This is a predicted structure of a 112-nucleotide RNA (Guanidine-I riboswitch aptamer) from Rhizobium mesosinicum.
The prediction has a mean pLDDT of 80.
Rfam family: Guanidine-I riboswitch aptamer. Rfam describes the family as follows. This family represents a conserved RNA structure found upstream of the ykkC and yxkD genes in Bacillus subtilis and related genes in other bacteria. The family has 100 seed sequences and 1,509 matches in Rfam 15.1.
This record gives sequence, C1' cells and structure tokens, in this order.
RNA sequence: AGAGUUGGUGGCUAGGGUUCCGGCGUUUGUAAAAAGCGCGACUGGUCCGAGAGCUACUACCGACGGGGGAGAAAUCCUGUCGGGUGCACGGCGGGACAAAAGCCCGGGAGAC
Repeated sequence: AGAGUUGGUGGCUAGGGUUCCGGCGUUUGUAAAAAGCGCGACUGGUCCGAGAGCUACUACCGACGGGGGAGAAAUCCUGUCGGGUGCACGGCGGGACAAAAGCCCGGGAGAC
C1' cells in the first nucleotide's frame, strides 16, 4: 500500500425505552367514581428495532421452453425451474423521535 465475496422492500424476533393505554404508589375525595403528581431496578398493549438474527418478495443472474422473425439465428416479448439467502471481531463518541437501543453515523475508526 492492497485484499478479505456487501442491491432493494415488507413481516417478525433478540434487544430497547416511556409519549399514549394498562399496572403500581400517593394526594384530593366519607367512600365509590374521577382527577392531579410520581415510578420503566412495572412481566405487559401501542411504539422503535438488527450489515454481522429469522422469513417472504423483488432488482439481477443461469438453465430449459413458447412467441416473434424468410429462418437452424440475433435483438425483442413471455413461461417454468433454480440461484438471489455464501463470509462477517468491532468501540468511545455523536444523532433522531416522548425516550432508549443490536436503530442511524457504521460492513465507519480500530483489531485480525
């Protein structure tokens, strides 16, 4: 100095927090109802959510076939099947939404 195989979208999960709902505590209230305040070292619903998690679809690629063509071709249109899904250690710090994170910066810095 160089290389280490990296297209896109949806659904979900590990994980994440606390706007909203629920839960818990507390205050007002005779009580119930209701409301205010606090708690995410509250399992939860909504919510966020992976390059290095799962899955589906797709751009794209290949094989074979059909159409087309004067035709045994080619450009072009189209069907079926297959691939597309292999590899991948990783901060500190910063950013967004209410907030946080395996989100984004980022397959970055660095390590090997």